FMN riboswitch aptamer (RFN element) from Yinghuangia seranimata, 146 nucleotides, folded computationally. It was read from a public genome assembly, where an Rfam model found it. Lineage of the source: Bacteria > Bacillati > Actinomycetota > Kitasatosporales > Yinghuangia. It matches the Rfam family "FMN riboswitch aptamer (RFN element)". Gene Ontology term of the family: FMN binding. The coordinates come from a structure-prediction model, not an experiment, and the mean pLDDT is 81.
RNA sequence: ACGCGCGCUCCGGGGUCGGUGAAAAUCCGAACCGGCGGUAAAAGUCCGCGAACCGGCCGAUGUUCUCCGUCCUGGAGACGUCGACCGGCCGAACCGGUGGAAUUCCGGUGCCGACGGUGAAAGUCCGGAUGGGAGGCAGCGCGCGG
Numbered sequence: 001a002c003g004c005g006c007g008c009u010c011c012g013g014g015g016u017c018g019g020u021g022a023a024a025a026u027c028c029g030a031a032c033c034g035g036c037g038g039u040a041a042a043a044g045u046c047c048g049c050g051a052a053c054c055g056g057c058c059g060a061u062g063u064u065c066u067c068c069g070u071c072c073u074g075g076a077g078a079c080g081u082c083g084a085c086c087g088g089c090c091g092a093a094c095c096g097g098u099g100g101a102a103u104u105c106c107g108g109u110g111c112c113g114a115c116g117g118u119g120a121a122a123g124u125c126c127g128g129a130u131g132g133g134a135g136g137c138a139g140c141g142c143g144c145g146g
Stems, first nucleotide, its partner, number of pairs: 002145008010136002016030004031124002033113002035049004044111002053088004058083005064078005093109005115127003
């Protein structure tokens, strides 16, 4: 150097112009954006993963409630909060071309985008989120192997 294990850290893009209106970055016209792994070859739209939300189960926790026990320490349940795991939910693409191989490249035309908020309906604004997180031939540290 390399391999394995553990810990820490890092890692998401996009609203500009015009119209209507009392009010719109939310409507209308035009605009802009695309996490991670896989794949005969490069993918928002193929196969999967991740976040939000819902349920289950277990654990931790509590100036809360109920019951039980007691000399004292306590015990059980409910509820709240947090966490791990399991499950649910979870959008959208076709045609032509090249090729050994492409729903991934090239050409054309489409389509999709959680929840809460908002003078008016949001992929792009604000918020939960200084959060979470897939994954990484990313970084650092420790240990082991050789």